[in-house]
RNA sequence: CGAAGAGUAGCCAAGGCGCGUUAAGUGUUGCGAAACGGGACGUUGUUCGCAAACGAAAGGGCGAUCUGACCUGCGGUGCCGCGGCGCGUCCGCUCUC
Repeated sequence: CGAAGAGUAGCCAAGGCGCGUUAAGUGUUGCGAAACGGGACGUUGUUCGCAAACGAAAGGGCGAUCUGACCUGCGGUGCCGCGGCGCGUCCGCUCUC
């Protein structure tokens, strides 16, 4: 000098444990904020707050009369996460070729 490689936020998801089913959560829209490969710029996506509109799947058996609890479901449900995926340019990194 050149080549190769690694790593973020996060996404999918086997499986596990819960929550709701007396509707919280999830999803949508608007406004604002935050973090986001080690650095700079930027992209994508994410999270949080507020507001608005929308909006749901229950069934069965047991005890026996109550915030009872069990099974099977349902919810674009919460948390963990085997495994898979995961920065555009420049610099940096490896102690690789």
A computed fold for a 97-nucleotide RNA, annotated as THF (Tetrahydrofolate) riboswitch aptamer.